[in-house]
RNA sequence: CGAGAUGUAGCGCAGUCCGGUAGCGUACAUGUCUGGGGGACAUGGGGUCGCAGGUUCAAAUCCUGUCAUCUCGA
Repeated sequence: CGAGAUGUAGCGCAGUCCGGUAGCGUACAUGUCUGGGGGACAUGGGGUCGCAGGUUCAAAUCCUGUCAUCUCGA
């Protein structure tokens, strides 16, 4: 320098193909049960979907640029 992959809640991930309410597990907060620890159950909070722009009634999803990490090639 070129090609590709990944980026979504504190952490690990799904959703993208085919645009239509942003979810799961875990963690956290509160409550109940349990003699305590631990644990079980219920409820709740937390996201400008890496960043910027474009298309669209509507973008995590499509298009363009860009950043970070990783892999391959030179």